[in-house]
């Protein structure tokens, strides 16, 4: 210094033009002496920044940032 992957909740991750999701985790309520489990509901998100494209971008294109790999 190129090449390929990846970037979405606190964590791990899914989704890949037409309402942003799930498990864990939080909180709150019920079960308990009481906790942990379990059951109910609930809150969190600049979907890495910036441009284009389009009626409409997290999704598709460009630059850039940052991880991981691999090749010099």
């Nucleotide at each position: 210094g190129g090449g390929c992957u990846c970037g979405u909740a606190g964590c791990u991750c899914a989704g890949g033009g037409g309402a942003a999701g799930a498990g864990c985790a939080c909180c709150a309520c019920g079960u308990u002496c009481g906790c942990a489990g379990c059951g109910u509901g609930g809150g969190g998100g600049c979907c890495g920044c910036g441009g284009g494209u389009u009626c409409a971008a997290a999704u598709c294109c460009c630059g850039c940032c940052g991880a991981g790999u691999c090749c010099a």

Model confidence (mean pLDDT): 87 of 100.
Predicted 3D model of a 72-nucleotide RNA (transfer RNA) from a Methanocellales archaeon.
NCBI's taxonomy places the organism under Archaea, Methanobacteriati, Methanobacteriota, Methanomicrobia, Methanocellales.
Rfam family: tRNA. It is annotated as a transfer RNA.